Predicted 3D model of a 376-nucleotide RNA (Bacterial RNase P class A) from Longimicrobium sp.
């Protein structure tokens, strides 16, 4: 050079113009002073805070996550370990509880796909047949066989030896599995000894089971306060309580008059109401507030493998409106290019709007690791 892994970083200092928030004035000027976008400000996909909805109360039901062990405010993240994978390495990746609670699937292919199966093939000890020099062969009808071929993602342990008529855990030895111990480890899980001839075969990114977690809505959350406006209509005895169903607890409402009755407690029947739904019509589109000091940056110490915590210094840094956060130039910086020097190019994706924490996506560029070729 070339391929591949893994991490970091996202420019600096000036001048002039030019936006926006804030303070300041005894020069109210388009004065001064200050502060102004990211590692993703993005997707809005994950866990939080914080507000609200009385209580956030119990069960079904519904969703999640799911090797161990640590970190965190929390997680579906982060870190270290285990176990499996992929790759030749550096390194990656991981729906990594349960398949002896149940149920249930496996297309094509294939003779057979789970209380397994003889298409191709061996074999025919044993009966039977045939031939004969009677020793004995021979084809295989019966029938034995899962070693071999062949098909599949997957054929009911694998090698190897020994048996066998040919086989076959039949039998033994390693390896795998189960199952008991011991041993190291907090644990996952290693080893390691004994035993069981293998019975128990996949899929839970199919139902399930078993364990842990989960109320909803969101800053257009909410709070103050000005503004305006106009009600009408139908339903009505039960209505609401925030994803569904059922329970508990709670909040609203269930009333007024009249007339008949008639055992003086009702019962019926007229009119107005009644929490609250429906439908149709009116008004507002202001303003303060939540708002940015935070699980908050940076140094430096000390625990820890490490994520991260502890403690001490230090700093204050956008808060709007949907719109500011820029531009041109100088020096330097970073990388490319060649006619190679006072050169010419080039510096990405992209931008907060209630705030963290990850997680993915997009982009530029640098450093280190691996291994491969050339060449001194």
């Nucleotide at each position: 050079g070339g391929a591949g892994g893994c991490g970091g970083a996202a420019g600096a200092g000036g001048a002039c113009c030019g936006c926006g928030g804030c303070g300041c004035c005894u020069u109210u000027g388009a004065g001064c002073g200050u502060c102004g976008a990211g590692g993703a400000a993005a997707g809005u996909c994950c866990g939080a805070g914080c507000u609200c909805c009385g209580c956030a109360g119990g069960g079904c039901a519904g969703g999640g996550u799911g090797c161990c062990g640590g970190g965190u405010a929390a997680c579906g993240c982060c870190c270290g370990g285990g176990c499996g994978u992929c790759g030749a390495a550096a390194g990656g990746c991981g729906a990594c509880g349960g398949a002896u609670a149940g149920c249930g699937c496996a297309a094509c292919a294939g003779a057979g796909a789970a209380c397994a199966a003889a298409c191709c093939g061996c074999c025919g000890a044993u009966g039977g047949c045939c031939c004969c020099u009677c020793g004995g062969g021979g084809a295989u009808c019966a029938g034995g066989c899962a070693a071999g071929g062949g098909u599949g993602a997957a054929a009911c342990g694998g090698u190897g030896c020994g048996g066998u008529a040919a086989g076959a855990g039949c039998g033994c030895a390693c390896c795998g599995c189960g199952c008991g111990g011991c041993u190291g480890g907090u644990a996952a899980c290693a080893g390691u000894c004994g035993u069981g001839g293998c019975a128990c075969g996949g899929c839970a990114a199919g139902c399930c089971c078993c364990a842990c977690c989960c109320g909803g809505a969101g800053c257009a959350a909410g709070g103050c306060c000005a503004a305006g406006c106009a009600g009408a209509g139908a339903c009505g005895a039960g209505g609401g309580g925030u994803u569904g169903c059922c329970c508990g607890c709670c909040c609203c409402a269930c009333g007024a008059a009249g007339g008949a009755u008639c055992u003086c407690g009702g019962u019926u029947c007229u009119u107005c109401a009644c929490a609250g739904u429906c439908u149709c019509g009116g008004g507002u589109a202001g303003g303060c507030u939540g708002c940015u000091c935070g699980a908050g940056g940076c140094c430096g110490u000390c625990g820890g493998c490490a994520a991260c915590g502890a403690c001490g210094g230090u700093c204050c840094c956008a808060g709007a409106g949907a719109a500011a956060u820029g531009g041109u130039c100088c020096u330097c910086c970073c990388c490319c290019g060649c006619c190679a020097g006072u050169c010419g190019g080039g510096g990405a994706c992209a931008g907060a709007a209630c705030u963290c924490g990850g997680c993915u996506u997009a982009c530029u560029c640098c450093g280190c690791c691996u291994c491969c070729c050339a060449g001194u």
RNAcentral holds the sequence, with entries from ENA. A source record names the gene rnpB. Rfam family: Bacterial RNase P class A. Gene Ontology terms of the family: ribonuclease P activity, tRNA processing and dimeric ribonuclease P complex.